[in-house]
RNA sequence: GCCGGGGUAGCUCAGUCGGUAGAGCGCCCGCCUUGUAAGCGGAUGGUCGCGGGUUCGAUUCCCGCCCCCGGCU
Repeated sequence: GCCGGGGUAGCUCAGUCGGUAGAGCGCCCGCCUUGUAAGCGGAUGGUCGCGGGUUCGAUUCCCGCCCCCGGCU
């Protein structure tokens, strides 16, 4: 330098053909218990890597760039 995969919540990851962004775990509060854990309920949390373009509307499509992983030279 070229090719492929990935970048979404604190962590692990979903997100469908473009239409208000989700789950589990975690953290916080409550219920239950003599108490703790477990269990149950609730709350909390996001510039969707960055910048542009298309569009009424972009995590999603197009372009450029950055970072991580693998391969080729």
Predicted 3D model of a 73-nucleotide RNA (transfer RNA) from a Nitriliruptorales bacterium. NCBI's taxonomy places the organism under Bacteria, Bacillati, Actinomycetota, Nitriliruptoria, Nitriliruptorales. Rfam family: tRNA. It is annotated as a transfer RNA. Model confidence (mean pLDDT): 83 of 100.